[in-house]
RNA sequence: UUGAGAAAAAGGCAAAUCUGUCGAAAGACAGGGACGCAAAGUCACAGGCCUGUCGUCAUUUUCAGUGACUACGGCGGCUGGGCUGCCUAA
Numbered sequence: 001u002u003g004a005g006a007a008a009a010a011g012g013c014a015a016a017u018c019u020g021u022c023g024a025a026a027g028a029c030a031g032g033g034a035c036g037c038a039a040a041g042u043c044a045c046a047g048g049c050c051u052g053u054c055g056u057c058a059u060u061u062u063c064a065g066u067g068a069c070u071a072c073g074g075c076g077g078c079u080g081g082g083c084u085g086c087c088u089a090a
Stems, first nucleotide, its partner, number of pairs: 004088002012037002017032006035077001041083003045080003048075003055069005
């Protein structure tokens, strides 16, 4: 240095959930809170999943309503992959 790993040391992040805000929603942000995480750091490239404003179609009693499809929206704590990083027992 590379690989590997969480034995030790220093630490780090923060699920569910509560409050507030934004959003059509999924969800995001801030504070509290810790289920867990060796990349639970970062990036939507590939797959997958979620939502369905707008749009399209169908239905209905020409409205209203209802249903289905749909990403340009979202999820990095779903998987793969790229980049970067602390420590060093075996």
About this RNA: The RNA shown here (c-di-GMP-I riboswitch aptamer) has 90 nucleotides and comes from Salibacterium qingdaonense. The organism belongs to Salibacterium, within Bacteria. Model confidence (mean pLDDT): 84 of 100.